[in-house]
RNA sequence: GCGAGGGUAGCCAAGAGGCCAAAGGCGAACGGCUCAAGACCGUUUCCCGCAGGGGUUCGCCGGUUCGAUUCCGGUCCCUCGCACCA
Numbered sequence: 001g002c003g004a005g006g007g008u009a010g011c012c013a014a015g016a017g018g019c020c021a022a023a024g025g026c027g028a029a030c031g032g033c034u035c036a037a038g039a040c041c042g043u044u045u046c047c048c049g050c051a052g053g054g055g056u057u058c059g060c061c062g063g064u065u066c067g068a069u070u071c072c073g074g075u076c077c078c079u080c081g082c083a084c085c086a
Base pairs, nucleotide, nucleotide: 001082002081003080004079005078006077007076010026011025012024018066027045028044029043030042031041032040046055047054048053059075060074061073062072063071
């Protein structure tokens, strides 16, 4: 340089136009159980709010669309293969 994949919450990892603040696991917080537990069970875990609800999000910047994590363009980074290897 060419080709193919990928980047999602503290970490891992699904999802592929609306039912998504986004399955599942780990971790964490609180509660339960227990003599006591790091084991097991429950709830919560982006931000604000007592709540109804509201706000901002899927590497970054644009575009399409009534609506984008999802489609398109650009760009940065990672992985694999090929080429190059003076």
Predicted 3D model of an 86-nucleotide RNA (transfer RNA) from Methanomicrobiaceae archaeon UBA207. Rfam family: tRNA. About the family: Transfer RNA (tRNA) molecules are approximately 80 nucleotides in length. The organism belongs to Methanomicrobiaceae, within Archaea.